[in-house]
The RNA shown here (transfer RNA) has 73 nucleotides and comes from Pteropus vampyrus.
C1' cells in the first nucleotide's frame, strides 16, 4: 500500500428494511433461609461506533471517517 471481516445494555451475543431492538450472565428489589448460596417473581440498564446519503420507513442498504482483527505485498 491492497483485500476481507468486525463495532448492538456492565460482559457475551441474536436480530438480512415494517408492532415497544430479544436472550444469557452480571446488577438491584421482593419471597424463601437463623444467615449465605441456590431457587422463584419482578425491575432497571441500549442516543445499535460517528457523520452523510437512499427510502414512505434503516441496527440492517450505499459512501466517508474512527477503532480493533485476519490475510497478501
Nucleotide at each position: 500500500g491492497g483485500u476481507u471481516g468486525c463495532a448492538u445494555a456492565g460482559u457475551g451475543u441474536a436480530g438480512u428494511g415494517g408492532u415497544u431492538a430479544g436472550c444469557a450472565c452480571a446488577u438491584c428489589u421482593g419471597c424463601u433461609u437463623u444467615a449465605c448460596a441456590c431457587g422463584c417473581a419482578g425491575a432497571a440498564g441500549g442516543u445499535c461506533c460517528u457523520g452523510a446519503g437512499u427510502u414512505u420507513g434503516u441496527a440492517c442498504c450505499u459512501c466517508a471517517g474512527u477503532g480493533g482483527a485476519a490475510c497478501c505485498a
Rfam family: tRNA. Its family is annotated with triplet codon-amino acid adaptor activity in the Gene Ontology. RNAcentral holds the sequence, with entries from Rfam. The prediction has a mean pLDDT of 82.